[in-house]
Context: one part of a larger RNA
RNA sequence: CUGGGCGUAAAGCGCGUGUAGGCGGUUUUGUAAGUCAGAAGUGAAAGCCCUCGGCUCAACCGAGGAACUGCUUUUGAAACUGCAAAACUUGAGUAUGGGCGGGGAGAGCGGAAUUCCCGGUGUAGCGGUGAAAUGCGUAGAUAUCGGGAAGAACACCGGUGGCGAAGGCGGCUCUCUGGACCAUCACUGACGCUGAGACGCGAAAGCGUGGGGAGCAAACAGGAUUAGAUACCCUGGUAGUCCACGCCCUAAACGAUGGGUACUUGGCGUAGGGAGUCUUAAAUCUCCCUUUGCCGUAUCUAGCGCGUUAAGUACCCCGCCUGGGAAGUACGGUCGCAAGGCUGAAACUC
Numbered sequence: 001c002u003g004g005g006c007g008u009a010a011a012g013c014g015c016g017u018g019u020a021g022g023c024g025g026u027u028u029u030g031u032a033a034g035u036c037a038g039a040a041g042u043g044a045a046a047g048c049c050c051u052c053g054g055c056u057c058a059a060c061c062g063a064g065g066a067a068c069u070g071c072u073u074u075u076g077a078a079a080c081u082g083c084a085a086a087a088c089u090u091g092a093g094u095a096u097g098g099g100c101g102g103g104g105a106g107a108g109c110g111g112a113a114u115u116c117c118c119g120g121u122g123u124a125g126c127g128g129u130g131a132a133a134u135g136c137g138u139a140g141a142u143a144u145c146g147g148g149a150a151g152a153a154c155a156c157c158g159g160u161g162g163c164g165a166a167g168g169c170g171g172c173u174c175u176c177u178g179g180a181c182c183a184u185c186a187c188u189g190a191c192g193c194u195g196a197g198a199c200g201c202g203a204a205a206g207c208g209u210g211g212g213g214a215g216c217a218a219a220c221a222g223g224a225u226u227a228g229a230u231a232c233c234c235u236g237g238u239a240g241u242c243c244a245c246g247c248c249c250u251a252a253a254c255g256a257u258g259g260g261u262a263c264u265u266g267g268c269g270u271a272g273g274g275a276g277u278c279u280u281a282a283a284u285c286u287c288c289c290u291u292u293g294c295c296g297u298a299u300c301u302a303g304c305g306c307g308u309u310a311a312g313u314a315c316c317c318c319g320c321c322u323g324g325g326a327a328g329u330a331c332g333g334u335c336g337c338a339a340g341g342c343u344g345a346a347a348c349u350c
Stems, first nucleotide, its partner, number of pairs: 004321003007304002012318001014201004021194003025088007033081002035077008049065006091191001092188003095184004100179001103177007110154001114150008125136002162169002206247006215241002220236004258317006266295004271290006300305001323350003332343004
């Protein structure tokens, strides 16, 4: 002088849009704010440091020097950053053509199953368990056939597969609508990256109002089990699960891995598109872009492992961590109808 981390040890905001800010491609000219060089002024004294000296030494004191890394003014330099002007196309975006997909919203439709209702056949059991019992059934159940009603979920296809920013998304059709991708290389000409605040989205459960309610099922009741059994098992069963509108805003919201860009040996597979070869047309084969997995080189890592989808090598921006407990508690603030959320300590203790 430089300065640690965040997959699993504490630590990546659940996800996005984006304001301020930070950072920012190639070329030329100018400027001179940053930057660099020279000079001048200033940077009080004491102290620190160096040298010499005075008290017998030292502390202490005296003298000189250095230093005061700064600031101001001025004269220059122009590589880099900034600023101004002009230009560029590779970043970014647009256009045209194309296919892809459970991406989103609304409307309609369908079949299987389940339960219930009505009717036929039919008779003594059914159901359930480790074994039973509660329960259902001669007021005719279970089984079986026909008819009807209702709600919810969509078997097979289905995949180690696809789409989405995340949460998440799966029967079929229509309407509206977002996205990435491929090809062309026509257009704009840095319009970019990140993103404190802010705003929006955000599983399940939960809340408000109104519907709906087949199955399942917290709570609850009963039967078992047991020493007991506020459980596991069984018979029932209400919120809820479903719809509309409005809240809530949490999660092992996980890849426990923030976003962007560039670079760095390979192998095997996946899905979408394109080009070429071949062909009547395909299939096949080769290559390119994008996507998604497995293995693995170098590297990295405490190890496990990661490994061109990095946890490798670098840069830019944001968020977060700083011993365990007390504690995600208290208090305050703020949001919420509430439940509670967000923000978030300390004493004390080990």
Small-subunit ribosomal RNA, central domain from an uncultured bacterium, 350 nucleotides, folded computationally.
The full RNA is in RNAcentral, with records from ENA.